[in-house]
Context: one part of a larger RNA
RNA sequence: UUGCAGUUAAGGAACUCGGCAAAUUGACCCCGUAACUUCGGGAGAAGGGGUGCCAUUGUUGGUAUUGCCCAUGGCUCUGCCGUGGGGAAUGUCAUUGAUGGCCGCAGAGAAUAGGCCCAAGCAACUGUUUAGCAAAAACACAGGUCUCUGCUAAAGCGAAAGCUGAUGUAUAGGGGCUGACGCCUGCCCGGUGCUGGAAGGUUAAGGGGAUCACUUAGCGCAAGCGAAGGUGUGAACUUAAGCCCCAGUAAACGGCGGCCGUAACUAUAACGGUCCUAAGGUAGCGAAAUUCCUUGUCGGGUAAGUUCCGACCCGCACGAAUGGCGUAAUGAUUUGGGCACUGUCUCAACUGCAAAUCCG
Numbered sequence: 001u002u003g004c005a006g007u008u009a010a011g012g013a014a015c016u017c018g019g020c021a022a023a024u025u026g027a028c029c030c031c032g033u034a035a036c037u038u039c040g041g042g043a044g045a046a047g048g049g050g051u052g053c054c055a056u057u058g059u060u061g062g063u064a065u066u067g068c069c070c071a072u073g074g075c076u077c078u079g080c081c082g083u084g085g086g087g088a089a090u091g092u093c094a095u096u097g098a099u100g101g102c103c104g105c106a107g108a109g110a111a112u113a114g115g116c117c118c119a120a121g122c123a124a125c126u127g128u129u130u131a132g133c134a135a136a137a138a139c140a141c142a143g144g145u146c147u148c149u150g151c152u153a154a155a156g157c158g159a160a161a162g163c164u165g166a167u168g169u170a171u172a173g174g175g176g177c178u179g180a181c182g183c184c185u186g187c188c189c190g191g192u193g194c195u196g197g198a199a200g201g202u203u204a205a206g207g208g209g210a211u212c213a214c215u216u217a218g219c220g221c222a223a224g225c226g227a228a229g230g231u232g233u234g235a236a237c238u239u240a241a242g243c244c245c246c247a248g249u250a251a252a253c254g255g256c257g258g259c260c261g262u263a264a265c266u267a268u269a270a271c272g273g274u275c276c277u278a279a280g281g282u283a284g285c286g287a288a289a290u291u292c293c294u295u296g297u298c299g300g301g302u303a304a305g306u307u308c309c310g311a312c313c314c315g316c317a318c319g320a321a322u323g324g325c326g327u328a329a330u331g332a333u334u335u336g337g338g339c340a341c342u343g344u345c346u347c348a349a350c351u352g353c354a355a356a357u358c359c360g
């Protein structure tokens, strides 16, 4: 000097991003126990008291022995042997009180053995996860809802055979989203998607074969013309799904306005005008895990509070299953506050053990 332990005057979080770490608490018995609540909880809430040994005397229970009373059975019947019930005494084991006494600093005498409370956010919960920096508010979840699937199911694996689904059958199975429970879940189908429709437009191969070219019997003095056949070209016409088109559908992907004026102080605008849109954000919540300006403003808590709690609403840029708002219980969760407690600190000191280094 380091590591691991231990103790500490006075103060007691002044430490620090933050009570991180440490300390406090701790067992059993008794008393007592709030808000809130899904009536189960919350709760070991909180907060108090007791705990050793000896003597005396009680309580309650077990057990052993011996009498007594009642009912009843048998026998070899002045009695004896049984069965059931009641109550008592004594002994003993345990239990739990009361009174008195004794000792110590201390009686759960050592060791092991919750610190607690208040408010708020998030997630209902138990669970799961980044083997080796993240355990969470992330994932899952029961529940909700949409959608596909009629069984050789849909879906998935595979080149196929085949297998899973399932020795299941729509109260079943697959997929998507949401995520207990309570109250709810508004408007928009113009775009994209999906589902349905089929009159018209477009449209492939195929069908269809017009036309034209080459070829040549033949004709012509020649230039050239040129039937049939063959080869090629391939127009009209015909023709499915799809797309265009017409509807439906948002717990499908998604979206949910601007400007101007107006009330007898001012301010504000229930009201009006106008433009645009598929429709212009409803309920609820709101400086929020979302608020830039911002330490918004007001109130609370502090002597002092960029955090916290309660409000306001001017929501840069909340908002309803990419769910909205609440919510008891739960949480090695996040934030703020308090009590207790402490070497976290004021401010450091000493001790033990183990090392390192130096000297011998």
Stems, first nucleotide, its partner, number of pairs: 001355008010346002014344001019341001027051005036041001038180001052102007060094007068086008103107001115339007122331002127139002143178007155164003181326004186256003191253002193249005200244003206238002212232004218225002257275005284318001285315001296312005
Annotation:
Predicted 3D model of a 360-nucleotide part of an RNA (large-subunit ribosomal RNA, domain IV) from a Clostridiaceae bacterium. NCBI's taxonomy places the organism under Bacteria, Bacillati, Bacillota, Clostridia, Clostridiaceae.